Small-subunit ribosomal RNA, central domain from a metagenome, 350 nucleotides, folded computationally.

Context: one part of a larger RNA
């Protein structure tokens, strides 16, 4: 390398857009690069392979053929693939009509909790725990009721619901913006797929600046448990969680399963829509379109399982793997402000 793999054995990049490239619908025609077919040059000798010979046999020699899977020219085919022309409409996208939803950006505004602030009721406790204490209270606590003020979250509905590429997205509203689906079949006329660098977003933690800080809470102190208890438990509590701007780029960023087309028995269940039959005091039936599950044929799988949302059957195209440890480290690049990322080895060992 070629082969083989990739849900769990080593192995799909977090995830999308999208440059090179690779790959790419039906028809006509036309050309002849690739591609095939013939023929001619070359393709040095030796060696390789076959026959035969010569040394007593082999090695070795010698003679004859084949080959030398190529190049080059040249005469033809034209199915495929390529370039060119014209043509289609099913891919793909447009319009336009209807839907739909925690989809993104901004503003607005509610309520119930909670903590505090002041008052008034009112007296000795209160908290906490396995049990304790630390704490907190006669400078009136805790409770109970009114008034005020802050900051985060958003019961119920709510659900194998539903949106969104992925992270992720939940009170109600308003304005913006996007996005899918379902009807029509008027447009475009293959305009697609995938996608190595490249961009761009990417939880939480963490960094800088300035704000803000109700409840929770890494460090921290302080009661307890324990032989010890740098811990679990308690009581406090700093950063942080929050907001706005800039970093970071990493997750069991999991469906541990790349993206994209086509094909392949079925039952059932739910969302969102479209027809259609019946119903019109009704809330079914059947059908079809995209989604979300479950259970199974066939197959596939080492089982566990997968199973029209594939891990089946099949193609195009990325990414990756290649015995355990050293090691996702070391040393250089490249990025960061830093903490680090990320791209990546060897010696040695077994």
């Nucleotide at each position: 390398c070629u082969g083989g793999g990739u849900u769990u054995a080593a192995a799909g990049g977090g995830u999308g857009c999208g440059u090179a490239g690779g790959c790419g619908g039906c028809c006509g025609a036309a050309u002849a690069a690739g591609u095939c077919a013939g023929u001619g040059g070359u393709g040095a000798a030796a060696g390789c392979c076959c026959g035969c010979a010569g040394c007593u046999u082999a090695a070795c020699u010698g003679c004859g053929g084949a080959a030398c899977u190529g190049c080059c020219a040249u005469u033809g085919a034209a199915a495929c693939u390529g370039c060119u022309c014209g043509g289609c409409u099913u891919g793909a996208g447009u319009a336009u009509c209807a839907u739909u939803g925690a989809a993104g950006u901004g503003g607005g505004u509610g309520g119930a909790a909670u903590a505090c602030a002041u008052c008034a009721u009112g007296u000795a406790g209160c908290g906490g725990u396995g049990a304790a204490a630390u704490g907190c209270u006669u400078a009136g606590a805790u409770a109970u009721g009114a008034u005020g003020u802050a900051g985060a979250a958003c019961c119920c509905c709510g659900a194998u619901u539903g949106c969104g590429a992925a992270g992720g997205c939940a009170g109600c509203u308003c304005a913006c913006u996007a996005a899918a689906u379902g009807g029509u079949a008027a447009c475009u006329g293959a305009c697609g797929c995938u996608g190595a660098g490249g961009c761009a977003c990417g939880a939480a933690a963490g960094c800088g600046u300035g704000g803000g800080u109700a409840g929770c809470g890494a460090a921290c102190a302080g009661g307890a448990u324990u032989a010890g208890a740098u811990a679990c438990c308690c009581u406090g509590g700093u950063a942080g969680u929050c907001c706005a701007c800039g970093c970071c780029c990493u997750a069991a960023a999991c469906g541990a399963u790349g993206a994209a087309u086509a094909c392949u028995c079925g039952a059932u269940g739910u969302a969102u829509g479209c027809c259609u039959c019946a119903a019109u005091u009704g809330a079914g039936g059947g059908g079809u379109a995209u989604g979300c599950g479950u259970c199974c044929a066939a197959g596939c799988g080492a089982a566990a399982g997968c199973g029209u949302u594939a891990a089946g059957u099949a193609u195009u195209c990325c990414a990756c793997c290649u015995g355990g440890g050293g090691a996702g480290u070391a040393c250089g690049g490249c990025c960061g402000c830093a903490a680090g990322g990320u791209u990546a080895a060897a010696a040695c060992u077994c």
Background:
Rfam family: Bacterial small subunit ribosomal RNA. Rfam links the family to the GO terms ribosome and structural constituent of ribosome. The RNAcentral record of the full RNA draws on SILVA.